[in-house]
RNA sequence: AGGUGAGGUAGAGGCGCGGUUAUCAAGAGUAUCUGCAGUGAGGCUGGGGAAGCCGACGAACUGCCGAGAAAGGGAUCACCGCCGAAGUCAAGGUACUUCCCCGGUACUUUGGCUGGGUAUGCAUCGAAUAGGUGCAUAACUGUCACUGGUAGGUCUCCCACCUGCCAGUGGAGAGCUAUCGCACAG
Numbered sequence: 001a002g003g004u005g006a007g008g009u010a011g012a013g014g015c016g017c018g019g020u021u022a023u024c025a026a027g028a029g030u031a032u033c034u035g036c037a038g039u040g041a042g043g044c045u046g047g048g049g050a051a052g053c054c055g056a057c058g059a060a061c062u063g064c065c066g067a068g069a070a071a072g073g074g075a076u077c078a079c080c081g082c083c084g085a086a087g088u089c090a091a092g093g094u095a096c097u098u099c100c101c102c103g104g105u106a107c108u109u110u111g112g113c114u115g116g117g118u119a120u121g122c123a124u125c126g127a128a129u130a131g132g133u134g135c136a137u138a139a140c141u142g143u144c145a146c147u148g149g150u151a152g153g154u155c156u157c158c159c160a161c162c163u164g165c166c167a168g169u170g171g172a173g174a175g176c177u178a179u180c181g182c183a184c185a186g
Base pairs, nucleotide, nucleotide: 003184004183005182007180008179009178010177011176014083016082017081018080019079020078022076023075024074032067033066035064036063037062038061042054043053044052046102047101048100049099050098086114087113088112089111090110091109092108093107094106095105096104097103115141116140118138119137120136121135122134123133124132125131143171144170145169146168147167148166149165150164151163152162153161154160
């Protein structure tokens, strides 16, 4: 110098990932509210129950006139943080949803899956034709391994090895590249 093992640090992929703000679409002329008319006993959270509250001084519903949102979910720009970035699914925990059960939302723990984005189809979530996820298919893309080809280097030549390029096959981020020290063997 090289090998094996467990680590540290830095870095790459590209229609790359996440967050925040702003704008916009959708939600929606919906919910809700005023008024009028009809009707007449119920109504109040997503479902059930309890308690409480509202209601003949008119509940809920329907029609008409007028006023008229928001949230969850998205798109784009800018900025910020990043490259298991992150996403999603399952189970558990905590908080909230008046209380209890189910469900839901937010955060979190553990585990599974996904290299990355794109397109199409199906399923599912969703108000949705948006978007997310899962599965399948297709090509693309980064990386590594192997095989073949090719150019160059080492070598007198061949083999072998090294480097670059091309093609094919395969793998997965627990990966890949670079570098640092440590341990072990020699």